[in-house]
RNA sequence: UCGUUAUCAAGAAAGGUUGAGGGAAUAGACCCGCUGACGCCUUAGCAACCCUUUACAUUUAAAGAAGGUGCUACAUUCUACUGCAGUGCAGAUAGAUAACUA
Numbered sequence: 001u002c003g004u005u006a007u008c009a010a011g012a013a014a015g016g017u018u019g020a021g022g023g024a025a026u027a028g029a030c031c032c033g034c035u036g037a038c039g040c041c042u043u044a045g046c047a048a049c050c051c052u053u054u055a056c057a058u059u060u061a062a063a064g065a066a067g068g069u070g071c072u073a074c075a076u077u078c079u080a081c082u083g084c085a086g087u088g089c090a091g092a093u094a095g096a097u098a099a100c101u102a
Stems, first nucleotide, its partner, number of pairs: 001102001003100006013043005021032003026080004044072003048069003051064005076094001081091004
């Protein structure tokens, strides 16, 4: 890197630097941005998975910690694909994260 599985409506900042766009891809919207967004660095924080403990129902649930990744505007920002509805619900595709195999 490819693939498989699981989860994704909760949670969580500040400083420095840079300087015009950004919010994954296609389209449409909407929002953020010189009152400095996005990116990078530092510290801090949150707690999704791996981790630990208990229950034992071993399919899972609760609690704990912050070691490894991760994350810290708007539901994965919303919609577009399918089904049933009638303006919503469910599923799929895609994406992100983690663990594992080759």